[in-house]
Context: one part of a larger RNA
């Protein structure tokens, strides 16, 4: 030098920046004085004045210390003199507040929070924790206590009940297992039925539950726009309110304030991509280390940087780590190369060594890249992914006991009941049967009851007093005559059985010490069934891919092309197709001959049918394409199943490795069709039309088990169906930005390479317009390059990591030139301009607003050009963007999450090893001597100057006019560049004063308090101050000319010459014998010259180095004096408000004093001794 930390700055004052970060500013107490808004409490120390110190004296309070106050008197630049101690005003957004949070990158707007809603609970309660005893809640009891959502207050909270929940209820439906009834010969497995809990279906409620809350047309007498009107549809179709929002893509909407300028900021409008009402909308005083935006005051945040301090850092002694280290190592270019080299190739450079710097290079170091993908890896989270499992409802059983009563079931008894037609009539069914019943009251009648097809049965009481019915007849069947045993319906009574309610008390449960008292067969509890169950577990969540995802199937077959003239061949290669059809559209045996176009024919036409002509196929073949087919394979008919049964081999699938599934194609046996017969037939002209193993069902027949038989029932062998299209065939849904682990440059994102389709320049042709004219200017279609700035494509380097966007800060490079220089055309009069050639020396700035690159915008200005350098430049810096983790809002998603969609907030590591630079220094050689001076100059830097106003020329060339030059020579000015400090300005911790608090007893004097502050400043440093910054030479560029041919002319050109630029080179300043061609001179000395070392130092200095001087001497200190700083010391006197006096702040004079001096001069007083 440099870093950390402090101090101060002239003029300006946020220009600086993402942003006033960071720093300055304020500041205590007294006092006046305080706005808007407001919950009326605040706002408020609002803002904004004024005031403070000592010193004497009085007054009041007080018990004193002290407090409060008045009047004088004084000093300073400054009186809260130092410490210590708030900038300040407005305006949004958010969050009501104090509060809490990511120990260790986030304090926030997130969380909490007091209000507000909603839900479950009457207490052995609901919640919760345990496997269980048991515990919390709760020493609580509905003004509680638990869950959940909102988040003060204020003004509000709209519409949907279709779906998802969650409650409620259900006539009917579905609903397990055990009972129960049946059928299985008796049993067993099984089958059926019937009744039937939760639950589901169904019905209703419920949105401060999870949520949701529309398109389209037209319409008012300028215009626009639609109170209005149709239509579609929905469970409703967004209401008040808000509204370019922390929510708006488009966008930097539009207007309007703020600005000189606003991607900010606020205040309206709203076409709200995609605001919106407790997933809470709106508005809000107060608060906030939140966030954006203004003013005002202040600064060094900047222009523009400059002293100054300490402390690293350096130097010397002393002590002494770690990262890191494959070997070599003096390097630049350029090029090569796995595409980005110290090490190869070419060229250039380059003698050895040490020190201090800097951070370009070592694709530095530091971490088996956190991104990306890829692993049939992992692990957290979610759910209507798959599979369990708790827990929970419900029902049976046990634990479990005892009655009353209904109401069912079955069974037993007794009674009744029964209507097709015909028929005296309400004939239940079988059999027996010819006689049965009656004074123990029969017919009839009254009454009453039940049934009931309304015509009639029946039972009972009563009157009454002897009779009624069969037997024949019609009928499919003949008597309720009578007897038996039966159905169907109904009923008495009784065993048994199931529920339903209700009573009980003795299991079991609570309360009590207990006596007892509540509750009870229920609860618990245990076993089983059926339901609900991300509360909890295990897991699965496909390949292919110009990276991955989305998309798509190139994923199982066909068909031709690609496909290179055998076979094979690849892409997410380009065209196309299959997943079936048909009992004939199959087999066989016989016949026929197509499309098209011409000609003719009634209706009849361009096409209908008909007959001629021509026509090798141009038709048609079920279906793609492609090879076939006329002898046909095409068309049409007869007759018919071979569209067969069992086997073999080959092939195609499918690498002359193996391999299923399926598929083709010959033979053999066997039993057929057809044809006269050869013969042909195991589907279809042919190539596509497909799918194990288990496991089901179906079939035929065999063999076994239950079994000794029969009957069911199960297993085994065969065949048929039924699917895996991710199609040689897992049984599977998603987030991870909270993540891990293993790998990959086999594979993405940054940057390099290669390409260059876009991109950017340039170029040919010239249609055309420039009034006429293509070429002053502009130039379509087309076409031909070049550049490596734009994006794309590849995926070749890099994933055991090459640090990502802008911006700062520095250097250098090209030119396709923005501005200066120097031409040339012009639709150049002059001025200004268009275009175009030569030209890269210098220049290309300052603000708004956005992170921005860009871009708009502003005032300037000669001009404010474009690119490159790993989109130069993070071991230079910044961290606002991007891109971990928190958390808001919109949209998507059931969710957990997610968005090249917005917001707010978020650690930037490294002591240089070797290179490179940049500055100091030692040492060899420069052959054979040293040592002092002097100079050449190969080579290297330099811009040493750019540039502009202006003034004379000149109001003049030119120009109707208006305007309006130029060569030439003057002056200034900006910026760069060297260099000074007399000036001015800044510092000035060398110095003086002055002053606060507090210490050393007081006074002098001092020490701490950032040098305590505060007012000054010499010397040095320094910019803000000063001073200087020419004029040429020489060879060219584009031009512009001469003479001059080829080509008798003409031509700047081919020989030849002569002009011509800020550009080249000189010239001119710096540097340069280490210039391996290592250089010259001159002196001097050769046994003595000289040099270092040490000594005093500074004009030099980081160390070294470089100067000066060493007594014959001013080198440094001392010392005197000058010039300087500050501002009049200490003492002493004398004044002083005032007090009775003591005392006094302070002046005054002695004093232009005192004190201090890195600086000049004298002066040898002290050190430059001694020496090596």
């Nucleotide at each position: 030098c440099c870093g950390u930390g402090g101090c101060c700055a002239a003029g300006g004052g946020a220009a600086u920046u993402c942003g006033g970060c960071a720093a300055a500013u304020u500041a205590g107490c007294c006092c006046c004085g305080u706005a808007a808004c407001u919950u009326c409490g605040g706002g408020a120390u609002a803002a904004g004045g004024g005031g403070u110190g000592c010193c004497u004296g009085c007054c009041a309070u007080g018990a004193a210390g002290a407090u409060g106050g008045c009047a004088g008197g004084u000093c300073g630049c400054a009186g809260u003199g130092a410490c210590g101690a708030g900038g300040g005003a407005g305006c949004g957004c958010u969050g009501a507040c104090u509060g809490u949070c990511u120990a260790a990158u986030a304090a926030c707007a997130a969380c909490a929070u007091a209000g507000c809603u909603g839900a479950u609970c009457g207490c052995c309660a609901a919640a919760c924790u345990g496997u269980a005893a048991a515990g919390u809640c709760u020493a609580g009891u509905a003004c509680g206590a638990u869950c959940a959502g909102u988040g003060a207050a204020u003004c509000c909270u709209g519409c949907c009940c279709a779906g998802u929940g969650c409650a409620g209820g259900u006539a009917c439906c579905u609903g397990a297992a055990a009972a129960c009834c049946u059928c299985g010969u008796u049993c067993a497995a099984g089958g059926g039925g019937a009744a039937g809990a939760a639950g589901g279906g169904c019905c209703u409620g419920u949105c401060a539950a999870c949520g949701g809350c529309g398109g389209g047309g037209g319409u008012a007498a300028c215009u626009a726009u639609a109170a209005c009107c149709c239509u579609c549809u929905u469970a409703a179709g967004g209401u008040a309110g808000c509204g370019u929002a922390g929510u708006a893509c488009c966008u930097u909407g539009c207007c309007g304030c703020u600005u000189a300028a606003u991607u900010g900021g606020c205040g309206g409008c709203u076409u709200g991509c995609a605001u919106g009402a407790a997933u809470g909308g709106a508005u809000c005083a107060a608060c906030g280390a939140g966030c954006g935006c203004u003013c005002u005051a202040c600064u060094g945040u900047c222009c523009c940087u400059g002293g100054c301090c300490a402390c690293g850092c350096g130097c010397c002694g002393g002590u002494g780590a770690a990262c890191u280290u494959u070997a070599c190592a003096u390097c630049c270019u350029a090029g090569u190369g796995c595409a980005g080299a110290g090490u190869c190739u070419a060229g250039g450079g380059a003698c050895c060594c040490c020190u201090a710097a800097u951070g370009g290079g070592a694709a530095g170091u530091g971490a088996a890249g956190a991104c990306c993908c890829c692993g049939u890896g992992g692990a957290g989270c979610u759910u209507u992914a798959c599979u369990g499992c708790a827990a929970c409802c419900u029902g049976u059983c046990g634990c479990u006991g005892g009655g009353u009563u209904g109401u069912g079931g079955c069974c037993c008894u007794g009674g009744a009941u029964g209507u097709g037609c015909a028929g005296c009539g309400u004939a239940g069914g079988u059999a027996g049967g010819a006689c049965c019943c009656g004074u123990c009251g029969a017919a009839a009648c009254c009454a009453a009851g039940a049934c009931g097809c309304u015509a009639g049965u029946u039972u009972u009481g009563g009157u009454g007093g002897a009779g009624g019915g069969g037997c024949u007849c019609a009928u499919g069947a003949g008597a309720c005559a009578c007897u038996a045993c039966c159905c169907u319906u109904c009923u008495u009574g009784g065993a048994c059985u199931a529920c339903g309610a209700c009573c009980c008390u003795a299991a079991c449960u609570c309360a009590g010490a207990g006596a007892u008292g509540a509750g009870g067969a229920c609860c618990c509890c245990g076993a089983u069934a059926g339901g609900u169950g991300g509360g909890c577990a295990g897991u699965u969540u496909g390949g292919c891919u110009g990276g991955g995802g989305c998309g798509g199937c190139a994923c199982g077959c066909c068909c031709g092309c690609g496909a290179a003239a055998a076979a094979a061949u690849a892409u997410c290669g380009a065209g196309g197709g299959c997943g079936c059809u048909c009992u004939a559209a199959g087999g066989u045996c016989a016949a026929c001959u197509c499309a098209a176009u011409c000609g003719a024919g009634u209706c009849a036409g361009a096409a209908a049918c008909u007959c001629g002509a021509c026509c090798g196929a141009g038709a048609g073949u079920g279906u793609a394409a492609g090879g076939g087919c006329a002898u046909a394979a095409g068309u049409u008919g007869g007759c018919u199943u071979g569209a067969c049964u069992g086997g073999c081999a080959a092939c195609c699938g499918c690498a002359u490795a193996a391999u299923g599934a399926g598929g083709u194609u010959g033979g053999c046996a066997g039993a057929g069709a057809c044809g006269a017969a050869a013969g042909u037939c195991g589907g279809a002209c042919c190539u596509a039309a497909c799918g194990a193993a288990c496991c089901a069902c179906u079939a035929c027949g065999c063999c076994u088990u239950c079994u000794a038989a029969g009957u069911g029932a199960g297993g085994g062998c065969u065949a048929u169906u039924g699917a895996u299209g991710u199609c040689a065939g897992a049984a599977a849904a998603g987030c991870u930005a909270c993540c891990c682990c293993g790998g990959g440059g086999a594979u993405a994102a940054c940057a390099g390479a290669g390409u260059c389709g876009u991109c950017g320049c340039c170029g040919g042709c010239a249609a055309g317009a420039g009034u006429a004219c293509a070429u002053a200017u502009c130039g379509a279609c087309c076409c031909g390059g070049c550049g490596g700035c734009u994006u794309g494509c590849u995926a070749c380097c890099u994933c055991g990591a090459u640090g990502u966007c802008g911006g700062u800060u520095c250097u250098u490079u090209c030119c396709a030139u923005c501005c200066u220089g120097g031409c040339a055309g012009u639709g150049c009069a002059g001025c200004a301009g268009c275009u175009g050639c030569c030209a890269a020396g210098g220049g290309u700035g300052a603000g708004g607003u956005u992170g921005u690159u860009c871009g708009c915008c502003u005032a300037u200005u000669a001009a404010a050009g474009g690119a490159g350098a790993u989109c130069g430049u993070g071991a230079g810096c910044u961290g606002g963007g991007u891109u971990u983790a928190g958390a808001c809002c919109g949209u998507c998603g059931u969710g957990a999450g997610a968005c090249a969609g917005g917001u707010c907030g978020g650690u930037u590591a490294c002591u240089a090893u070797c290179u490179g630079u940049u500055a100091g220094g030692g040492g060899u050689g420069c052959a054979a001597g040293a040592a002092a001076g002097u100079c050449u100059g190969a080579g290297g830097g330099g811009a040493a100057g750019u540039u502009g106003c202006u003034u004379u020329u000149a109001g003049u060339a030119c120009g109707a006019g208006a305007g309006g030059a130029a060569c030439a020579a003057g002056g200034c000015a900006a910026c760069g560049g060297c260099g000074u400090c007399a000036c001015u300005a800044g510092u000035c911790u060398a110095c003086c004063a002055g002053u606060u608090g507090u210490c050393c007893g007081a006074c002098a004097g001092g020490g701490c308090a950032u040098c305590g502050c505060u007012g000054g400043g010499c010397a040095g440093c320094c910019a803000c101050a000063c001073g200087c910054u020419a004029a040429g030479u020489u060879g060219u560029a584009a031009g512009g000319g001469c003479u001059g041919a080829a080509a008798g002319c003409a031509u700047c050109u081919a020989a030849g010459c002569c002009c011509g630029a800020a550009a080249a080179a000189c010239a001119c300043c710096c540097u340069g014998a280490a210039a391996a061609g290592a250089g010259a001179c001159u002196u001097u000395c050769a046994c003595a010259c000289g040099g270092a070392c040490a000594c005093u130092c500074a004009u030099a200095a980081a160390a070294g180095a470089u100067g000066a001087g060493u007594u014959a001497g001013a080198u440094a200190g001392a010392g005197u004096u000058g010039a300087g700083g500050u501002g009049u010391a200490c003492a002493c006197a004398c004044c002083a408000a005032g007090g009775u006096a003591a005392c006094g702040a302070g002046g005054u004079g002695c004093u232009c004093a005192g004190c201090c001096u890195g600086c000049a001069a004298c002066c040898a007083c002290u050190a430059a001794a001694a020496g090596u």

Large-subunit ribosomal RNA, half B from an uncultured archaeon, 1172 nucleotides, folded computationally. Its Rfam family is "Archaeal large subunit ribosomal RNA". The coordinates come from a structure-prediction model, not an experiment, and the mean pLDDT is 83. The full RNA is in RNAcentral, with records from ENA, RefSeq and SILVA.